RNA sequence: AGAGUUUGAUCCUGGCUCAGGAUGAACGCUGGCGGCGUGCUUAACACAUGCAAGUCGAACGAAGCACUAGGAAAGAAAUCCCUUCGGGGAGGACGUUCCUUUGACUGAGUGGCGGACGGGUGAGUAACGCGUGGGCAACCUGCCCCACACUGGGGGACAACAGCUGGAAACGGCUGCUAAUACCGCAUAAGCGCACAGCUUCGCAUGAAGCAGUGUGAAAAAUUCCGGUGGUGUGGGAUGGGCCCGCGUCUGAUUAGCUAGUUGGUGAGGUAACGGCUCACCAAGGCGACGAUCAGUAGCCGGCCUGAGAGGGUGGACGGCCACAUUGGGACUGAGACACGGCCCAGACUCCUACGGGAGGCAGCAGUGGGGAAUAUUGCACAAUGGGGGAAACCCUGAUGCAGCGACGCCGCGUGAGCGAAGAAGUAUUUCGGUAUGUAAAGCUCUAUCAGCAGGGAAGAAAAUGACGGUACCUGACUAAGAAGCUCCGGCUAAAUACGUGCCAGCAGCCGCGGUAAUACGUAUGGAGCAAGCGUUAUCCGGAUUUACUGGGUGUAAAGGGAGCGCAGGCGGCUUUGCAAGUCUGAUGUGAAAGGCCGGGGCUCAACCCCGGGACUGCAUUGGAAACUGUAAAGCUAGAGUGCCGGAGAGGUAAGCGGAAUUCCUAGUGUAGCGGUGAAAUGCGUAGAUAUUAGGAGGAACACCAGUGGCGAAGGCGGCUUACUGGACGGCAACUGACGCUGAGGCUCGAAAGCGUGGGGAGCAAACAGGAUUAGAUACCCUGGUAGUCCACGCCGUAAACGAUGAAUACUAGGUGUCGGGGGGCAAAGCCCUUCGGUGCCGCAGCAAACGCAUUAAGUAUUCCGCCUGAGUAGUACGUUCGCAAGAAUGAAACUCAAAGGAAUUGACGGGGGCCCGCACAAGCGGUGGAGCAUGUGGUUUAAUUCGAAGCAACGCGAAGAACCUUACCAGGUCUUGACAUACUCAUAAAGGAUCCAGAGAUGGAUAGAUAGUUAUAUGAGAUACAGGUGGUGCAUGGUUGUCGUCAGCUCGUGUCGUGAGAUGUUGGGUUAAGUCCCGCAACGAGCGCAACCCUUGUCGUUAGUUACCAUCAUUAAGUUGGGGACUCUAGCGAGACUGCCAGUGACAAGCUGGAGGAAGGCGGGGAUGACGUCAAAUCAUCAUGCCCCUUAUGACCUGGGCUACACACGUGCUACAAUGGAUGGUGCAGAGGGAAGCGAAGCCGCGAGGCGAAGCAAAACCCAUAAAACCAUUCUCAGUUCGGAUUGUAGUCUGCAACUCGACUACAUGAAGUUGGAAUCGCUAGUAAUCGCGAAUCAGCAUGUCGCGGUGAAUACGUUCUCGGGCCUUGUACUCACCGCCCGUCA
Repeated sequence: AGAGUUUGAUCCUGGCUCAGGAUGAACGCUGGCGGCGUGCUUAACACAUGCAAGUCGAACGAAGCACUAGGAAAGAAAUCCCUUCGGGGAGGACGUUCCUUUGACUGAGUGGCGGACGGGUGAGUAACGCGUGGGCAACCUGCCCCACACUGGGGGACAACAGCUGGAAACGGCUGCUAAUACCGCAUAAGCGCACAGCUUCGCAUGAAGCAGUGUGAAAAAUUCCGGUGGUGUGGGAUGGGCCCGCGUCUGAUUAGCUAGUUGGUGAGGUAACGGCUCACCAAGGCGACGAUCAGUAGCCGGCCUGAGAGGGUGGACGGCCACAUUGGGACUGAGACACGGCCCAGACUCCUACGGGAGGCAGCAGUGGGGAAUAUUGCACAAUGGGGGAAACCCUGAUGCAGCGACGCCGCGUGAGCGAAGAAGUAUUUCGGUAUGUAAAGCUCUAUCAGCAGGGAAGAAAAUGACGGUACCUGACUAAGAAGCUCCGGCUAAAUACGUGCCAGCAGCCGCGGUAAUACGUAUGGAGCAAGCGUUAUCCGGAUUUACUGGGUGUAAAGGGAGCGCAGGCGGCUUUGCAAGUCUGAUGUGAAAGGCCGGGGCUCAACCCCGGGACUGCAUUGGAAACUGUAAAGCUAGAGUGCCGGAGAGGUAAGCGGAAUUCCUAGUGUAGCGGUGAAAUGCGUAGAUAUUAGGAGGAACACCAGUGGCGAAGGCGGCUUACUGGACGGCAACUGACGCUGAGGCUCGAAAGCGUGGGGAGCAAACAGGAUUAGAUACCCUGGUAGUCCACGCCGUAAACGAUGAAUACUAGGUGUCGGGGGGCAAAGCCCUUCGGUGCCGCAGCAAACGCAUUAAGUAUUCCGCCUGAGUAGUACGUUCGCAAGAAUGAAACUCAAAGGAAUUGACGGGGGCCCGCACAAGCGGUGGAGCAUGUGGUUUAAUUCGAAGCAACGCGAAGAACCUUACCAGGUCUUGACAUACUCAUAAAGGAUCCAGAGAUGGAUAGAUAGUUAUAUGAGAUACAGGUGGUGCAUGGUUGUCGUCAGCUCGUGUCGUGAGAUGUUGGGUUAAGUCCCGCAACGAGCGCAACCCUUGUCGUUAGUUACCAUCAUUAAGUUGGGGACUCUAGCGAGACUGCCAGUGACAAGCUGGAGGAAGGCGGGGAUGACGUCAAAUCAUCAUGCCCCUUAUGACCUGGGCUACACACGUGCUACAAUGGAUGGUGCAGAGGGAAGCGAAGCCGCGAGGCGAAGCAAAACCCAUAAAACCAUUCUCAGUUCGGAUUGUAGUCUGCAACUCGACUACAUGAAGUUGGAAUCGCUAGUAAUCGCGAAUCAGCAUGUCGCGGUGAAUACGUUCUCGGGCCUUGUACUCACCGCCCGUCA
């Protein structure tokens, strides 16, 4: 940075698509490790369970517990004394109860502080909510800091508790007792608040600050040895908040009007504070096109993604602000809330209940259900950081720190390294040789990052205290082991082959692949890319200058409003001065942190983290500058306007007038038609039309002049006159002094048609009727004819309302017309020069995709307005406005497509044009189409009627010849390495021939004999490779052929033109059969075609003279023989014809016309020769051939049948229909061919086909072989015939193994249709048509076919309008598969 896709190709416009980056992602396949991050985007859905906000006994009372000590009470052991031995006394341990003291104790209560922080979510909100910058002289602030001054003396309660009592519970009720840093008075008042009046200073205003005075109001809690810790008041600070303002902050006008406390004022209330915040009264305001109101959507920002930037998208994590806490409402407490884990009420839901009543709120952390494509553990710890309480110890903390799960993202590492060719095996492919995988593997040597095992073991912690964690990290031993996938390979886009499939299955981001050889489907092998990931999907930006500020357009691609006037708005001439809003510049403040950039540093690196710098392009304040814009003032005249003079004009409105013509009416003349058309008919007319004459009525339109002439803003305006009236133009330069340009909304005008009311109505004429045309004809044509067209008034408001070109101004070569003015000159009905204003044409620069535009711009610039953003849906639907209606204006989407489109190019086509040619038509001659027959085809039939050919260019075609064979078809009978080829093994006197038997034959079996030959090169048997196929595909092919067309065309090199496809040359003027030649020309040359060179024919010469020839000589029945080389002829070589000569014409050319001479004259006649290409033309059945198919058969052999069928249809021919003829007799004249398995003479036989016969001839020799029409006679006399010969019968001939299906010919007999052929159609221009016979190929036999040969031998061509085909030029085109195209509607 671009690429693909519209076309046959091109340039442009224009959309669609791709390559890049990104994500809180999801899905598919796969998955080794670690670090750092990150994880309900959906149901602000519902929630079980646990935890997330408590703490203080150094505020307080009571209770419990523990401990120490003391006291009291009753009891009482040891021990001692006495004893009558029953007991008594002293003693007082120990335990119990009560009181007091103490406490690292416990939980409830009073009290204090904290539950307004931290944590979650984004529902609401388009807002002073957020961002940014300011303001508060209109405010508050617990805990904290500083300063000053105090902390005196009293009082009465309420919980707890006790008793009684209600209720299932939650929770209470009554009576009584009690403490405080709880509560309430009193005292004190430096200072403070309030009220009143005063002074000083300051402020933008209301006012603020300070000072002094009077009146009045309000405090406190104690504790401690002290220090201290608390408490009260006042002032200040810090922090945190509240309110106000400027600017910025999505979409819709198919939401245009909104608003009643609404806007303002006065007064009052309320608040921490201003304020309609609330209330009373008064006024009627306020907001809105600079978008109010309404509707939809949305938390905002720092940032993040993308982008070269400007922008566009986004707001998850982290940070700031806001809002919310089941939904809605409300206040209480408090420094702070209208309060997530507080209260009250209402709603929904869930739970408990004894039915009376109660309880609850995960958008805290985990977790559950649900929703969803989709998002984690009911973990550990307060060790660190921070928070609450406390004097502290400490307690609490799902904040937080960590761990767990997830490739969800980013970053890093690994899955080994070196050597190793027998280039192993396997796999894939192959032209079978090989090639690829591939040094890859194996093998040898080495290493240990990660993971695993073992040992040691932190920092994080300031004295103690470590959840993480035996973690990070270090060390050791050990084994190449435990660790690679995913997507793609037609182009875009890096990377290809095989097989399978056969428009099926499937792929596909776009173009598009797949219908039998798929690099595009599926698989395999190989390759390319990325890699613990890879692809897909979704979304965003980019590419897309495809909304264009940077940076687009609007004649024809989408797009100029139908036109004007004009409010707002935007823009605006020259000079001077001031100001400083815009503008430029300096300084200051701010622009949080994080992020991004640059430079350093720390984790082994990186991601990540830390530090510093710069940036944050912004906003605000302030100092300065004054060119430009703005603004204020003063002036100017070049823009604009006024005035005066002048001429031009279908400019407008109204009134009047005029003649021509159409129609109608009346009257006259007059008679049978008129009218209309391509041709007709409907219609009118004997009731007198049309025609013609005269008079009259009425309506509409104004011939000639008339002109790319005039006027108007556009629509538009045309007889003449008058009245009123608008604008433009020229001249003068008197006046005003920027008064201008444009113009969203708005207003006005606005063809035709249409609508309303009332007139009018001659002609014309939608609708309608009739007649024609037509397959139909709701059309075109004709005859009629109503609205309408006309007038007045009122609507409608649209047109290809077009120059498809908005308005204005300035500038930028010319030339030539024309209209209206002015000036100047001259030899003046004129011409020339010049200047304004219109209106045309041509043309340079420039522009443009091209076409084209070009001083009347589509050029160069400026200003303003309208409009466009792929095609269709659609100018449609809905909504709204307007309209009487018709409808107009505004104006979408779903869905579908990958195009739609513009200009130009090459062709092709046109019932477009021009020029030209051809037996193309015309002019002629003869046919076909009707008959019979022959032959081919279709169809039908059949066991089979083998196959192919299909408009011309298939159809007497392949087939130059189907009885068997051919033969490919059918039936039946047979063979399976085969009828044919190559290779191997074995065997052999074998194969072949002959004879016999069976058989339809193929084939099978049998027999005999003799000899040639033998290297098995032959035959048989066997096995395998293979043979074989007229099986398929001519749309896989080669070769060959047809056709356009023997038409004159088809191209190239260089140059030039064009952005390009392409053009030029090759077009033009002549000419030719011809792109043949000449001339001209940005072309100059060349090639394939044309022509010529080749063959043949026509004349002559020369050479040669047998088998051909015979004039002279001789000879014969006969060129028979001698002879001749003259002639004919034969076949070699030459000559000849070139517009060479003459005249005319043409351009002095090419050439054309005529003539001379000549056998032949303008290519002398005929042939061979077929350019580039077209038709997927024909042929796989001539041959060759890829692929597919068959292989005891789709191959091979045999017999018989079929290709010859027959209701019918078509093509091509033959014979006829007769007298230009038939029949009979006679006479005469060719050319070119063929001949040995051949042609076959003479002679004889047969009516004949033919037979017998055998001479000659491998041929200028012999034979086929008599040419026939013709000519001369005779006959027939117009008829189904003496025409015609089909068909049939009988008898024969020939060929052949064999003529039944199924040959040809002969004789006799029979004697059909047919009397010249409808529509239509074919051939031919001179030795041609027509007509007459002859020959040859194929071939045993078979021709009316085919290919040749000669004989006789015409008619006509004015001409190019028409038909068909072709060539050149030009034009239109939406065709390019090219008019057999494309394409529209309906139906399925």